[in-house]
RNA sequence: AGCCCCGUGGUGUAAUGGCUAGCAUAAGGGACUCUGGAUCCCUAGGCACCAGUUCGACUCUGGUCGGGGCUACCA
Numbered sequence: 001a002g003c004c005c006c007g008u009g010g011u012g013u014a015a016u017g018g019c020u021a022g023c024a025u026a027a028g029g030g031a032c033u034c035u036g037g038a039u040c041c042c043u044a045g046g047c048a049c050c051a052g053u054u055c056g057a058c059u060c061u062g063g064u065c066g067g068g069g070c071u072a073c074c075a
Base pairs, nucleotide, nucleotide: 001071002070003069004068005067006066007065010025011024012023013022018055027043028042029041030040031039048064049063050062051061052060
């Protein structure tokens, strides 16, 4: 340098172009308990960025950024 894959709460992982972006775990609070653990309930927290297409984009297209892999080049 070229090609390919990936980017969603703290972490992991879903969402056919259409419901308020779901679930698990972690965190905070509460219930229960003599205390703790376990269990149950509640709360907050996320689509890497910029454009485009569309009535409507996490999803499709282009570019940028970041991570990974392969190939080539230089030494």